[in-house]
Context: one part of a larger RNA
RNA sequence: CGGUGGUUAAGGAACUCUGCAAAAUGGCCCCGUAAGUUCGCGAUAAGGGGCGCCCUCGAUGGUUCACGCUGUUGAGGGCCACAGAAAAUCGGCUGUAACGACUGUUUAUCAAAAACACAGGUCUCUGCUAACACGCAAGUGGAUGUAUAGAGACUGACGCCUGCCCGGUGUUGGUAGGUUAAGGAAGAUUGUUAGCUAACGCGAAGCAAGCGACCGAAGCCCCAAUAAACGGCGGCCCUAACUAUGAGGGUCCUAAGGUAGCGAAGUUCCUUGUCGGGUAAGUUCCGACCUGCAUGAAAGGCGUAACGAUUUCAGCACUGUCUCAACCACCGACCCG
Numbered sequence: 001c002g003g004u005g006g007u008u009a010a011g012g013a014a015c016u017c018u019g020c021a022a023a024a025u026g027g028c029c030c031c032g033u034a035a036g037u038u039c040g041c042g043a044u045a046a047g048g049g050g051c052g053c054c055c056u057c058g059a060u061g062g063u064u065c066a067c068g069c070u071g072u073u074g075a076g077g078g079c080c081a082c083a084g085a086a087a088a089u090c091g092g093c094u095g096u097a098a099c100g101a102c103u104g105u106u107u108a109u110c111a112a113a114a115a116c117a118c119a120g121g122u123c124u125c126u127g128c129u130a131a132c133a134c135g136c137a138a139g140u141g142g143a144u145g146u147a148u149a150g151a152g153a154c155u156g157a158c159g160c161c162u163g164c165c166c167g168g169u170g171u172u173g174g175u176a177g178g179u180u181a182a183g184g185a186a187g188a189u190u191g192u193u194a195g196c197u198a199a200c201g202c203g204a205a206g207c208a209a210g211c212g213a214c215c216g217a218a219g220c221c222c223c224a225a226u227a228a229a230c231g232g233c234g235g236c237c238c239u240a241a242c243u244a245u246g247a248g249g250g251u252c253c254u255a256a257g258g259u260a261g262c263g264a265a266g267u268u269c270c271u272u273g274u275c276g277g278g279u280a281a282g283u284u285c286c287g288a289c290c291u292g293c294a295u296g297a298a299a300g301g302c303g304u305a306a307c308g309a310u311u312u313c314a315g316c317a318c319u320g321u322c323u324c325a326a327c328c329a330c331c332g333a334c335c336c337g
Stems, first nucleotide, its partner, number of pairs: 001332008010323002014321001019318001027051005036041001038157001052079012080084001092316004097311002099308002104116002120155007132141003158303004163233003168230002170226005177221003183215002187211001189209004195202002234252005261295001262292001273289005
């Protein structure tokens, strides 16, 4: 000097990113117990008191013929210690807000969470040789199930709710018209040459080459529906008898212009926004405001009792975290051997 323990005057979080760590709490019995609430909880809430040993008296049980033996329990009196749950084991508590309903699950080896799952909700597909999945196939799972079933997707208890847009993309339905493949095909053109011709040339049939009107499905175009499908949900100008604001008006654009809620938010850049609360003093916190850079309704919105090794802020208790360090024990380091 380091490690692991122990104790500490006065103060008591002044430490620090943070009470990290430590301290404190701790058992049983009795009393007592708030807000809130889904009436189950919250709750060991919180907060108090008692606890050893001896004696006396009482209640009551087992056993016994009885004497007794052996339990449980109440009241009163007394004794000792610093200390009677004498050791060990063994909840600190309360308030506030966020998120997630909950118990669960997860990054074996830096993340346990607000992430995943979940019961519940919704949509879509599937009539059974089901849809879907694996496999080249046979076949198998689905399922020895049958729409109160199975598969896929999103949301995520519960409560109150879930607005507008179908123009784009997707999906579903439709089929008059347009477009459209292979294939079919009237016909024309060209090559070849039997034949004809005095020559130049003409040239049937067949064969062949490349064309080809027209016929020709789904699809696409087209017409509809559909947002708990993918998604989207405006700008400028003016306006009320102080001022300010703008119920209101005008105009441009759009498929439609963000409804209810919530809001400087785990989302707010400017920003330590402004006001209020808490502090002597508060970039955090809580309550408001709304100017939402860039909230918003199942990528759900807003609440919510209970729950949480979650996160934020505050208080009580408690303490060597600190002011500020000291001492003790053991183990190292170090010195001698």
Molecule: large-subunit ribosomal RNA, domain IV
Organism: Stieleria tagensis